The RNA shown here (c-di-GMP-I riboswitch aptamer) has 97 nucleotides and comes from a Bacillota bacterium. The source organism's lineage runs through Bacteria, Bacillati and Bacillota. Its mean pLDDT, the model's own confidence on a scale to 100, is 78. It was read from a public genome assembly, where an Rfam model found it. Of the family's consensus pairs, 95% are formed in the model.

RNA sequence: ACCGAUUAAAGGCAAACCUGUCGAAAGGCAGGGACGCAAAGCCAUGGGUCUACGGCUCGUUUAAACGGAUACGGGCUAUGAUUGCCAGGUUGCCGAA
Numbered sequence: 001a002c003c004g005a006u007u008a009a010a011g012g013c014a015a016a017c018c019u020g021u022c023g024a025a026a027g028g029c030a031g032g033g034a035c036g037c038a039a040a041g042c043c044a045u046g047g048g049u050c051u052a053c054g055g056c057u058c059g060u061u062u063a064a065a066c067g068g069a070u071a072c073g074g075g076c077u078a079u080g081a082u083u084g085c086c087a088g089g090u091u092g093c094c095g096a097a
Stems, first nucleotide, its partner, number of pairs: 012037002017032006035084001041090003045087003048082003054077007
């Protein structure tokens, strides 16, 4: 220097769930807790997935007709979220046999 990450050792992270908190939601953060993780460190750049406050649209609200408001419901929509779904970028600890 290279290889080596299954039961070498040191150190690290923390799913579900619970509590608090923020958010319309998905979800985030903090504490507890460990299913797992060799990048489960960092970056939403590409794909996937989740959500739909708002926006668009349709129906009902409806009465003789037309138009509008409001409320409720359906559909679409990321500008929201996820890196512990995958890819890409970037940095990097220990390192025995």